[in-house]
RNA sequence: GGGCCGUUAGCUCAAUUGGCAGAGCGAGAGGCUUUUAACCUCGAGGUUCUGGGUUCGAGUCCCAGACGGCCCA
Numbered sequence: 001g002g003g004c005c006g007u008u009a010g011c012u013c014a015a016u017u018g019g020c021a022g023a024g025c026g027a028g029a030g031g032c033u034u035u036u037a038a039c040c041u042c043g044a045g046g047u048u049c050u051g052g053g054u055u056c057g058a059g060u061c062c063c064a065g066a067c068g069g070c071c072c073a
Base pairs, nucleotide, nucleotide: 001072002071003070004069005068006067007066010025011024012023013022019056028042029041030040031039049065050064051063052062053061
């Protein structure tokens, strides 16, 4: 330098044909327990990497860029 893949909640990851952004874990509150742990319940938590474009509508499609990984040179 070229090619491919990835980036979504604090972490690990989903999201079907473009049509309501979710789960587990963690954190918080409450319950239970002699206490801790475990277990149960509850609610909270999002600039979907950034900037544009297409569209009635974008996590999803297109362009440019950033970061990470793999391969080639």
Record summary
Transfer RNA from a Solirubrobacteraceae bacterium, 73 nucleotides, folded computationally. The source organism's lineage runs through Bacteria, Bacillati, Actinomycetota, Solirubrobacterales and Solirubrobacteraceae. Model confidence (mean pLDDT): 81 of 100.